[in-house]
Context: one part of a larger RNA
RNA sequence: GAACGAACGCUGGCGGCAGGCCUCAUACAUGCAAGUCGAACGCCCCUUCGGGGGAGUGGCAGACGGGUGAGUAACACGUGGGAACCUACCCAGAGGUUCGGAAUAACUCAGGGAAACUUGAGCUAAUACCGGAUAAGCCUUGCGAGGGAAAGAUUCAUCGCCUUUGGAUGGGCCCGCGGCAGAUUAGUUUGUUGGUGGGGUAAUGGCCUACCAAGACUACGAUCUGUAGCUGGUUUGAGAGGAUGAUCAGCCACACUGGGACUGAGACACGGCCCAGACUCCUACGGGAGGCAGCAGUAGGGAAUCUUGCACAAUGGGCGAAAGCCUGAUGCAGCCAUGCCGCGUGAGUGAAGAAGGCUCUAGGGUUGUAAAACUCUUUCAGCGGGGAAGAUAAUGACGGUACCCGCAGAAGAAGCCCCGGCUAACUCCGUGCCAGCAGCCGCGGUAAUACGGAGGGGGCUAGCGUUGUUC
Numbered sequence: 001g002a003a004c005g006a007a008c009g010c011u012g013g014c015g016g017c018a019g020g021c022c023u024c025a026u027a028c029a030u031g032c033a034a035g036u037c038g039a040a041c042g043c044c045c046c047u048u049c050g051g052g053g054g055a056g057u058g059g060c061a062g063a064c065g066g067g068u069g070a071g072u073a074a075c076a077c078g079u080g081g082g083a084a085c086c087u088a089c090c091c092a093g094a095g096g097u098u099c100g101g102a103a104u105a106a107c108u109c110a111g112g113g114a115a116a117c118u119u120g121a122g123c124u125a126a127u128a129c130c131g132g133a134u135a136a137g138c139c140u141u142g143c144g145a146g147g148g149a150a151a152g153a154u155u156c157a158u159c160g161c162c163u164u165u166g167g168a169u170g171g172g173c174c175c176g177c178g179g180c181a182g183a184u185u186a187g188u189u190u191g192u193u194g195g196u197g198g199g200g201u202a203a204u205g206g207c208c209u210a211c212c213a214a215g216a217c218u219a220c221g222a223u224c225u226g227u228a229g230c231u232g233g234u235u236u237g238a239g240a241g242g243a244u245g246a247u248c249a250g251c252c253a254c255a256c257u258g259g260g261a262c263u264g265a266g267a268c269a270c271g272g273c274c275c276a277g278a279c280u281c282c283u284a285c286g287g288g289a290g291g292c293a294g295c296a297g298u299a300g301g302g303a304a305u306c307u308u309g310c311a312c313a314a315u316g317g318g319c320g321a322a323a324g325c326c327u328g329a330u331g332c333a334g335c336c337a338u339g340c341c342g343c344g345u346g347a348g349u350g351a352a353g354a355a356g357g358c359u360c361u362a363g364g365g366u367u368g369u370a371a372a373a374c375u376c377u378u379u380c381a382g383c384g385g386g387g388a389a390g391a392u393a394a395u396g397a398c399g400g401u402a403c404c405c406g407c408a409g410a411a412g413a414a415g416c417c418c419c420g421g422c423u424a425a426c427u428c429c430g431u432g433c434c435a436g437c438a439g440c441c442g443c444g445g446u447a448a449u450a451c452g453g454a455g456g457g458g459g460c461u462a463g464c465g466u467u468g469u470u471c
Stems, first nucleotide, its partner, number of pairs: 001471004006467005013343006019336002021301001026299003030296003035060003040057002043054004067254003077178006085171002090167008098132004107122006138147003152159002180226003187217003192214008229251004233244004256277005279290004307333001309332003315329001316327004346376004356367004380412001382407005390398001415460005420441003426455005436443002
């Protein structure tokens, strides 16, 4: 000098754009953040007989979107390759969509429980479940053969369902190389290293298991310890390099702590389930309920970080044939000089160089065209009127916002730091090694340009200084 997710002190007019718990991955009151489909199904209630509402079965979605960085030194990430894989919805091609069956929730009845909830009996439907048939293609195969499917709905336009091939998209797996500190960590390893058989998986593989062999890694740093999410980037620098990883974007990991699987195309699942633990809450003491590292918000911690706002109008997502419903994603608004950028706080004329202040050799000098005064202007703010684009026929949270026109009046709007040298800027008074200053050198013990005040001056300016960190 530059930079900052900054903080602190003094000060503070306006606007645009951005940013805003870096600390305790601490604990959380309250509300909201994931639903939707009656064009799959039976039932109940209301009805203006058009329809509407309710719980349940069923389907799709809840694996996305949103948060955080605890863990992780690892194929986690970056980059470049690879073969033994899967992929709901979507696109294209081929072929089908046949005949039956048995249940069950809701509901009714009877119970249990304080509650959460739950038991028994009976009844019923389906695009829920099961069996038979068929098999172009599909799977297994010892090539003889064997195995396996479907679901209907409607307002009659369609929408679906099953098998299979290819694509697209998304993902799983493997490998080369790359990016950190310590040797005051030198040896490490027994499923360990490899093979065979088997199991398991969508798939390769010690992934798992039985047997066999005795290997595998390491001074080019294994193992251990410490630290850390990685990257695009950001910052500094002429560059090389250093530091860093807030916001935005990609990937990973996590969801009270630890473990586990279920469902599913996809999870070992933030707002799903089970078990254990800590904590909090309810209880009739028998037993139950919960998880803000979602958006707001609270307490605590801290130098320090915002509203318990509006809207689905736009963009996007889920469901639905659609109308539509949901969406704290998102779009906006609110708070904060936290940053960057822009603008203003007036302009011109004005010397009897007024008064006052400061200083003085008492003449003067300086503040200083500065003020007053006169003549103008009206940005921003204020008041009144009009008033968008963003949306496509309709639909605008923002918002009577941006913007335009008019009105009044210089009117409402300047501070902070510094002045010994480095370093731009000097005098007087007070103090007297005191009080104090200080980034370094150093000032202060009676004439202090260095302390405190004043006048004057210098610098930056809605900011200015200080502190911290990086280069």
The part of an RNA shown here (small-subunit ribosomal RNA, 5' domain) has 471 nucleotides and comes from an uncultured OCS116 cluster bacterium.